Annotation:
Model confidence (mean pLDDT): 86 of 100. The part of an RNA shown here (small-subunit ribosomal RNA, 5' domain) has 473 nucleotides and comes from an uncultured bacterium. It matches the Rfam family "Bacterial small subunit ribosomal RNA".
Context: one part of a larger RNA
RNA sequence: GAACGUACGCUGGCGGCACGCCUAACACAUGCAAGUCGAACGAAGUAGCAAUACUUAGUGGCAGACGGGUGAGUAACAUGUGGGAAUCUGCCUUGUGGUUCAGGACAACAUUGGGAAACCGAUGCUAAUACUGGAUAAGCCCUUACGGGGAAAGUUUUAAUGCCAUAAGAUGAGCCCGCAUUUGAUUAGUUAGUUGGUGAGGUAAUGGCUCACCAAGACAAUGAUCAAUAGCUGAUCUGAGAGGAUGAUCAGCCACACUGGGACUGAGACACGGCCCAGACUCCUACGGGAGGCAGCAGUGGGGAAUCUUGCACAAUGGAGGAAACUCUGAUGCAGCGAUGCCGCGUGAGUGAAGAAGGCCUUUGGGUUGUAAAGCUCUUUUGUAGGGGAAGAUAAUGACUGUACCCUAAGAAUAAGGUCCGGCUAACUUCGUGCCAGCAGCCGCGGUAAUACGAAGGGACCUAGCGUAGUUC
Numbered sequence: 001g002a003a004c005g006u007a008c009g010c011u012g013g014c015g016g017c018a019c020g021c022c023u024a025a026c027a028c029a030u031g032c033a034a035g036u037c038g039a040a041c042g043a044a045g046u047a048g049c050a051a052u053a054c055u056u057a058g059u060g061g062c063a064g065a066c067g068g069g070u071g072a073g074u075a076a077c078a079u080g081u082g083g084g085a086a087u088c089u090g091c092c093u094u095g096u097g098g099u100u101c102a103g104g105a106c107a108a109c110a111u112u113g114g115g116a117a118a119c120c121g122a123u124g125c126u127a128a129u130a131c132u133g134g135a136u137a138a139g140c141c142c143u144u145a146c147g148g149g150g151a152a153a154g155u156u157u158u159a160a161u162g163c164c165a166u167a168a169g170a171u172g173a174g175c176c177c178g179c180a181u182u183u184g185a186u187u188a189g190u191u192a193g194u195u196g197g198u199g200a201g202g203u204a205a206u207g208g209c210u211c212a213c214c215a216a217g218a219c220a221a222u223g224a225u226c227a228a229u230a231g232c233u234g235a236u237c238u239g240a241g242a243g244g245a246u247g248a249u250c251a252g253c254c255a256c257a258c259u260g261g262g263a264c265u266g267a268g269a270c271a272c273g274g275c276c277c278a279g280a281c282u283c284c285u286a287c288g289g290g291a292g293g294c295a296g297c298a299g300u301g302g303g304g305a306a307u308c309u310u311g312c313a314c315a316a317u318g319g320a321g322g323a324a325a326c327u328c329u330g331a332u333g334c335a336g337c338g339a340u341g342c343c344g345c346g347u348g349a350g351u352g353a354a355g356a357a358g359g360c361c362u363u364u365g366g367g368u369u370g371u372a373a374a375g376c377u378c379u380u381u382u383g384u385a386g387g388g389g390a391a392g393a394u395a396a397u398g399a400c401u402g403u404a405c406c407c408u409a410a411g412a413a414u415a416a417g418g419u420c421c422g423g424c425u426a427a428c429u430u431c432g433u434g435c436c437a438g439c440a441g442c443c444g445c446g447g448u449a450a451u452a453c454g455a456a457g458g459g460a461c462c463u464a465g466c467g468u469a470g471u472u473c
Base pairs, nucleotide, nucleotide: 001473002472003471004470006469007468008467009466010465013345014344015343016342017341018340019338020337021303026301027300028299030298031297032296035062036061037060040059041058043056044055045054046053047052069256070255071254079180080179081178082177083176084175087173088172092169093168094167095166096165097164098163099162100134101133102132103131109124110123111122112121113120114119140149141148142147154161155160182228183227184226189219190218191217194216195215196214197213198212199211200210201209231253232252233251234250235246236245237244238243258279259278260277261276262275281292282291283290284289309335311334312333313332317331318329319328320327321326348378349377350376351375358369359368360367361366384409385408386407387406388405392400417462418461419460420459421458422443423442424441428457429456430455431454432453438445439444
């Protein structure tokens, strides 16, 4: 000198764009944050004379593995980069071939029973794109190459859309390897599924991934092991660069979801707002038993130097479901709060010497504040009042919002501070104080003439900010 997710002190007019718990991955009241489909299905209810329409608890399908949060753990194939082979991939795209015949249940419902509740049980009835069996098999799978095995679902008035098998694509994901990737030797030895092989199991898939047997290997001063610290990167800050430091916001990847463990379902999870078990904590209870998980958005307590509204809307963009209408969406778009930062604008302009008054200084002549003020002539950015009024949206639909912007009116009107003035370092005098009170980044100043303390006048610098503290270069 530059920078900051900053904080504190004094001060504070406006706008645009950004940013806003770095500390306790501490505990959480309340509301919302993931649903949707009646064009899969039976049923109940409402309206209606009826046809029919609408609503929905349940069965069923798809989605709840995305989106959103956090950085605890992790020094590792976690990440970055470049390669690789032994894999899977719902929805989507393209191609080929099919879509046949039967069956038995279970919810809902009805009748009941238990329980304070959460909820659970018994009997009976019923539908399906739910479940099961048979047939068929161009592709497909297995094979000793003979043969064997395996599928489907319908809805609808048509049109259409589904369903099954298979081949490819796209997308996404899993796996392996080279190189890079903090500090410590006051950590020197570490390792038994350990290292390799054979066989088997397991997986979508390779592999000690697991197991049986066999061998005795494997890593290490080019730092193994251990300990400490830490999410990694694109990037950000600084610097002429080399480098050093950092990893907020935005983007990619990873990990986690009260703590620990586990699997289920599924194309995909070992699943933030799913399930089970254990633990700590909180709550309800009729004491028998139950319920919960904000590191989602707001918000509360606590911690802290310190970090916002329990807002509006699905109008746009995107996502889920649906044929669609549409529904849902604290993603997102906006608004609110905060000078937290960057950028822009303003707080007036011209003229005006009797160099007014007042203040301060004075050698008492004057000097200075100072064209500064007043006065005169103008202007109206911002603000106020009135009027008009977009784009963002396509035929319709605008939360923002009567917003941005434009026009008119009155009126200098509504708007300046902070730090410093001994040297470094731009800027000096008087009074007060008297090694006191105090100042101070370093040198140092103050003990009666202090340009260094306090005040005043004057001045310097920056300016809606200015200074201080901290951190990095």